This is a predicted structure of a 77-nucleotide RNA (transfer RNA) from an Ignavibacteriales bacterium. NCBI's taxonomy places the organism under Bacteria, Pseudomonadati, Ignavibacteriota, Ignavibacteria, Ignavibacteriales. Rfam family: tRNA. The family's RNA type in Rfam is transfer RNA. Rfam's curators write: Transfer RNA (tRNA) molecules are approximately 80 nucleotides in length.
[in-house]
RNA sequence: GCCGUCGUAGCUCAGUUGGUUAGAGCGUCUGACUGUGGCUCAGAAGGCCAUAGGUUCGAAUCCUAUCGGCGGUACCA
Numbered sequence: 001g002c003c004g005u006c007g008u009a010g011c012u013c014a015g016u017u018g019g020u021u022a023g024a025g026c027g028u029c030u031g032a033c034u035g036u037g038g039c040u041c042a043g044a045a046g047g048c049c050a051u052a053g054g055u056u057c058g059a060a061u062c063c064u065a066u067c068g069g070c071g072g073u074a075c076c077a
Base pairs, nucleotide, nucleotide: 001073002072003071004070005069006068007067010026011025012024013023019057028044029043030042031041032040050066051065052064053063054062
């Protein structure tokens, strides 16, 4: 360089055939409980869905380019 694959919350991941408001667990914060802490319970915050553009009435999902991770492979020394 080429090919394949992946990129979604702080972390690990789900998201069906493109369809109304993007979810779970853990973690974080607040409150209850407790002498304190833990456990448990209730609630909350947290997302430009890698970036840009395109298709579409409608895109996390399809297409293109770019960036980054991983794997394979070729060439030069």